[in-house]
RNA sequence: CUCAUCAUGAGGGGCAGAGGGAUACGGCCCGCUGAAGCCCCGGCAACCGCCUGAACGAGCCUCCGAUCCGUCGGGAAACGUUCAGGUGCGGUGCCACAUCCGUCCUGGUCCGAGAGUCGGUCCGGGGAAGAUGAG
Numbered sequence: 001c002u003c004a005u006c007a008u009g010a011g012g013g014g015c016a017g018a019g020g021g022a023u024a025c026g027g028c029c030c031g032c033u034g035a036a037g038c039c040c041c042g043g044c045a046a047c048c049g050c051c052u053g054a055a056c057g058a059g060c061c062u063c064c065g066a067u068c069c070g071u072c073g074g075g076a077a078a079c080g081u082u083c084a085g086g087u088g089c090g091g092u093g094c095c096a097c098a099u100c101c102g103u104c105c106u107g108g109u110c111c112g113a114g115a116g117u118c119g120g121u122c123c124g125g126g127g128a129a130g131a132u133g134a135g
Base pairs, nucleotide, nucleotide: 001135002134003133004132005131006130011041012040013039014038015037019030020029021028024103025102026101027100042095043094044093047091048090049089050086051085052084053083054082055081056080057079062075063074064073065072066071099129104126105125106124107123108122110120111119112118113117
């Protein structure tokens, strides 16, 4: 940089000692009945790996058949892609709510100013940013 997902799910112990929910600000929430961090054990999920099946695929090799000996047709295996299923062995990840909400754009709703706009409430959509995985 590109692509996919951001639904669900899953925590105890020890050390530590004031912060934490990715980041800035605001809000909301968690925290001395112990935050972050580190270690141990346990668990969740299924991105990649691995296994099974199906469909498709140019060429090479191989097998079968045909041949005007130039090739042509078909098949199997392997490999690749896609899809479906499985596994939890391996590589990651994760285990408060929840990517917590707002910020940028936008649809609806109601309220208030007010004169063709502005501010706010509530319910959405998108973007941006970020996280994780794969490349």

This is a predicted structure of a 135-nucleotide RNA (SAM riboswitch aptamer (S box leader)) from uncultured Marmoricola sp. Its Rfam family is "SAM riboswitch aptamer (S box leader)". Gene Ontology term of the family: regulation of gene expression. The coordinates come from a structure-prediction model, not an experiment, and the mean pLDDT is 78. RNAcentral holds the sequence, with entries from MGnify.